This is a predicted structure of a 381-nucleotide RNA (Bacterial RNase P class A) from an Actinomycetota bacterium. The sequence was found by an Rfam model in a public genome assembly. The organism belongs to Actinomycetota, within Bacteria. Its Rfam family is "Bacterial RNase P class A". The family's RNA type in Rfam is ribozyme. Of the family's consensus pairs, 93% are formed in the model.
């Protein structure tokens, strides 16, 4: 200097004039303080709080979570780890329990997709077919020699034919193979060798995987080493399912108080603990459900002092976080407040975008700018 990774911050400031909401003081005029976000959005999680008089026990259904340890009020969140994957790296990602409980799925292609399998191929040792065929046997013809019984017999050689047949060659029929090639996202371990007719964990060496045993490390998830072994029994649960754990329901339009106003009636039934059972409580002047009819739509509370914010070269901890000490009060509207104008400087006047019971997270959107730490490359010293 360039390219990247990761954490944090701002998203407006100052001054003047006028106008709004809340609140405090004041008889009043008026004055003081204060007033939309990093996500206020999504409504995806978890709670606080309120009610169901008590809120018990069990079951079912439904839903959720899914490696370990820690944090937290709690969580599906955060931190730190384990295992797996990506990256040269800083770092990032993971819907991360179980496939030997069972069921299902994997189109097409392919021989065969998990008790597999032969399309192309390789072999054809053993059988089979064909050809050749030494040696051997033999009918018959010829010939030599010997014997002799007119005719025959024996021995040898040889021509044609037949038989048998060691052996060789060919065929690739029977049969053997799953190593090579092909199909596919994926094909029932890999490399090298022995062996074989050709092969194959059939066998051997090394490796991976799985299992067993033993010795270690770690709180744990897991992990290191050694020995032995069958040689290898796939993938998918973000498919159904199994296993472990968790969850009462409803929600600020929850729920209370005050004022004003009217007019209750009928039918059915016990009702509540918001699915069922047990248990328990209330009850016929109560309560619940349905229908018809009348009145009200006002005011106040809940409503912001909080699991609050902020600072600290403090303590504990790798960290999340907790403790200790100091400082601060920072919206509570309800026909719903934050605005308008001017000036100055400026990177913002141009992004995404407006509280409604509140808080802790996650997710999504975001013009522009600033800061810290780290990685890689190049050059220089």
């Nucleotide at each position: 200097c360039a390219a990247c990774g990761u954490g944090g911050g701002c998203g407006g400031a100052c001054a003047g004039c006028c106008g709004c909401g809340g609140u405090g003081a004041g008889c009043a005029a008026u004055c003081g303080c204060u007033g939309a976000g990093g996500a206020a959005a999504g409504u995806c999680c978890g709670g606080a709080c309120u009610c169901c008089g008590u809120a018990g026990g069990g079951c079912a259904a439904u839903g959720g979570u899914g490696c370990u340890g820690g944090g937290u009020a709690a969580c599906a969140c955060c931190c730190a780890g384990g295992c797996g994957g990506g990256g040269c790296g800083a770092c990032c990602c993971g819907a991360u329990g179980g496939a030997c409980a069972g069921u299902g799925c994997a189109a097409c292609a392919g021989a065969g997709a998990g008790c597999a399998g032969a399309c192309c191929g390789c072999c054809g040792a053993u059988g089979g077919c064909a050809c050749a065929g030494a040696a051997c046997c033999u009918u018959u013809g010829g010939u030599u020699c010997c014997g002799u019984u007119u005719a025959c017999g024996g021995a040898g050689c040889u021509g044609c034919g037949g038989g048998c047949g060691a052996u060789g060659u060919g065929c690739a029929c029977a049969g053997g193979c799953a190593a090579g090639g092909g199909u596919g996202a994926a094909a029932c371990g890999g490399u090298g060798g022995u062996g074989u007719a050709a092969g194959a964990g059939a066998c051997c060496a090394c490796c991976a995987g799985c299992g067993a045993u033993g010795c270690g490390g770690g709180u744990g998830a897991c992990u290191g080493c050694a020995u032995c072994g069958g040689c290898u029994c796939g993938g998918u649960a973000a498919a159904c399912c199994c296993c472990a754990c968790c969850a009462g329901g409803a929600g600020c339009a929850a729920g209370g108080c005050c004022a004003a106003g009217c007019a209750g009636g009928a039918a059915c039934a016990g009702g509540g603990c918001u699915g069922c059972c047990c248990g328990u409580c209330c009850g016929u002047u109560a309560u619940g459900u349905u229908c018809c009819a009348g009145g009200u739509a006002g005011g106040c509370c809940g409503c912001a002092u909080g699991a609050g914010c902020u600072c600290g070269u403090c303590c504990a901890g790798c960290a999340a976080u907790g403790g200790c000490g100091g400082g601060c009060c920072c919206a509570g509207a309800u026909a719903g407040a934050u605005g308008g104008c001017u000036g100055u400087a400026c990177g913002a006047c141009g992004a995404c975008a407006g509280a409604a019971u509140c808080c802790g997270g996650c997710u999504u959107a975001u013009a522009g700018c600033c800061c810290g730490c780290g990685u890689u490359g190049c050059a220089g010293u």